Description
This is a predicted complex of two RNAs, RNase P RNA and transfer RNA, with 451 nucleotides together. The prediction has a mean pLDDT of 80. Rfam match: Bacterial RNase P class A. About the family: Ribonuclease P (RNase P) is a ubiquitous endoribonuclease, found in archaea, bacteria and eukarya as well as chloroplasts and mitochondria.
[in-house]
RNA sequence: AGAGUCGGCCAGACAACCGCCGGGUCGCCUUUCGGGGCGAUUGCGGAGGAAAGUCCGGGCUCCAUCGGGCAGGGCGCCAGGUAACGCCUGGAGGGCGAGAGCCCAUGGAAAGUGCCACAGAAAACAUACCGCCUAAGCGCGCGCUGCGCGCCGGUAAGGGUGAAAUGGUGCGGUAAGAGCGCACCGCGCGGCUGGUAACAUGCCGCGGCAGGGUAAACCCCGCCUGGAGCAAGACCAAAUAGGGGAGUGCGCAGACUUCGGUCUGCACCGCCGGCCCCGAGCGGACUCCCGGGUAGGUUGCUAGAGGCGAUCGGUGACGGUCGUCCCAGAUGAAUGGUUGUCCACGACAGAACCCGGCUUAUUGCCGGCUCUUGCU
RNA sequence: GGGCGAUUAGCUCAGCGGUAGAGCGCUGCACUCACAUUGCAGAGGUCACUGGUUCGAAACCAGUAUCGCCCACCA
Numbered sequence: 001a002g003a004g005u006c007g008g009c010c011a012g013a014c015a016a017c018c019g020c021c022g023g024g025u026c027g028c029c030u031u032u033c034g035g036g037g038c039g040a041u042u043g044c045g046g047a048g049g050a051a052a053g054u055c056c057g058g059g060c061u062c063c064a065u066c067g068g069g070c071a072g073g074g075c076g077c078c079a080g081g082u083a084a085c086g087c088c089u090g091g092a093g094g095g096c097g098a099g100a101g102c103c104c105a106u107g108g109a110a111a112g113u114g115c116c117a118c119a120g121a122a123a124a125c126a127u128a129c130c131g132c133c134u135a136a137g138c139g140c141g142c143g144c145u146g147c148g149c150g151c152c153g154g155u156a157a158g159g160g161u162g163a164a165a166u167g168g169u170g171c172g173g174u175a176a177g178a179g180c181g182c183a184c185c186g187c188g189c190g191g192c193u194g195g196u197a198a199c200a201u202g203c204c205g206c207g208g209c210a211g212g213g214u215a216a217a218c219c220c221c222g223c224c225u226g227g228a229g230c231a232a233g234a235c236c237a238a239a240u241a242g243g244g245g246a247g248u249g250c251g252c253a254g255a256c257u258u259c260g261g262u263c264u265g266c267a268c269c270g271c272c273g274g275c276c277c278c279g280a281g282c283g284g285a286c287u288c289c290c291g292g293g294u295a296g297g298u299u300g301c302u303a304g305a306g307g308c309g310a311u312c313g314g315u316g317a318c319g320g321u322c323g324u325c326c327c328a329g330a331u332g333a334a335u336g337g338u339u340g341u342c343c344a345c346g347a348c349a350g351a352a353c354c355c356g357g358c359u360u361a362u363u364g365c366c367g368g369c370u371c372u373u374g375c376u
Numbered sequence: 377g378g379g380c381g382a383u384u385a386g387c388u389c390a391g392c393g394g395u396a397g398a399g400c401g402c403u404g405c406a407c408u409c410a411c412a413u414u415g416c417a418g419a420g421g422u423c424a425c426u427g428g429u430u431c432g433a434a435a436c437c438a439g440u441a442u443c444g445c446c447c448a449c450c451a
Stems, first nucleotide, its partner, number of pairs: 001372009012342007020046003023042008048348001052359002055357005060229004065280005070274001072225005077091005092106001093104004107220002112218002114214003129159002131155003137151006167185006186209001187207006193200002233299004243290006251266006268284004292450003306325008343346001377447007386400004394431001402418005424440005
């Protein structure tokens, strides 16, 4: 210098003027005394790292509530962190790279089922197309201790097919072969050792290998899991036809009664959502369609698993303690404009109940590390 | 703001993980004086895009893009 890789920071800066949203203060008006409206003013606050996608997880709210079963859904190496997670940290194993480093839905295929096109003999209780063999058995022939041919067969060492063909090398063995036997390597299981564990190293023993791939195919195992969402929900006000239709139930018995009804028991229906089931409990109604009215206000609404700093514990994610700060809250929806100076000349992009993550979009700068080349 | 769904030929849609199809439309030929109908033949595809799983993906799993649908309150 170039190429690469990992991590962090910023999100044009400063000043003046004019505006916008919210808050505070003051004045005036109004009030059903809760408050509301108008105006002025201000050493006050005013988008993001992703506010985005809505892909996960939680808080919060409602569905009276609660428990169990079966379905359904999700996750999946181990340990830890966390409110929780499919996130993060550390580790294990596997893969990629020359390296820094990066990636992995990574439980089970010796529970069961399914699938594996084409090609190929065969794609899975194995199998014989070519090739090799013809020892044993049967038949035929001949020049007959044997040889040749055929049948019955044997063989996965070789060829060929395929993404994938039943472990590799060597020696023995054999008719030819084959874990058929043996040695070494690989593999599986058990034990010892190390580690919390996943797992690993070496040693010992056993096993000829226990039998392809696929679970982001069904499935099995383990763990988690109710649904809807701030247009949730609560309150006030206005207006209308508190209207019509369909379906299930509104039942029976007894007691009391002021004759309206109330209570008890048994049924029926609805209540957690899968037109599932069971139990405790609650209620007497529930579901769908058509039509009508209003498009107003208040609340939920922002002090929070909050930010910053110090310190302690931890490899780290993170946690503890102390100090300090208050930092948008709109509802046609606020961040803008002008001027001046400066620079590297400004990318992606705009909160809408709130957080923790992931993913995607994106400007500039800084630092660590690796590789290559050149010079000293 | 929130909740769902779809994307395959020009259009409307099918499509067990194994060569991408149908109907309509388009082009050519035949039939006809001509057109239509009909018959025969043919063209036309980044299966929206990018990754992953798999021997193999339109399909399975993620992410992205585009389009579409639903929702308030009162009685």